Record summary: A computed fold for a 73-nucleotide RNA from an Oscillospiraceae bacterium, annotated as transfer RNA. Its Rfam family is "tRNA". The family's RNA type in Rfam is transfer RNA. About the family: Transfer RNA (tRNA) molecules are approximately 80 nucleotides in length.
[in-house]
RNA sequence: GGGAGCAUAGCUCAGCCGGGAGAGCACAUGCCUUACAAGCAUGGGGUCACAGGUUCAAGUCCUGUUGUUCCCA
Numbered sequence: 001g002g003g004a005g006c007a008u009a010g011c012u013c014a015g016c017c018g019g020g021a022g023a024g025c026a027c028a029u030g031c032c033u034u035a036c037a038a039g040c041a042u043g044g045g046g047u048c049a050c051a052g053g054u055u056c057a058a059g060u061c062c063u064g065u066u067g068u069u070c071c072c073a
Stems, first nucleotide, its partner, number of pairs: 001072007010025004019056001027043005049065005
């Protein structure tokens, strides 16, 4: 220098063909217990890396940028 993958909650990730942003763990509260843990119930938490574009509508499609991993040289 060229190419490919990935970037979504605190962490690990899902999101199928464009239309409701979610799961597990963690966290908070309550129940249970003498108490703690475990278990059960409820709840909070998001600029979907950044910018622009297409569209009635974008996490998803297109372009650029950034970060990261890998391959080629």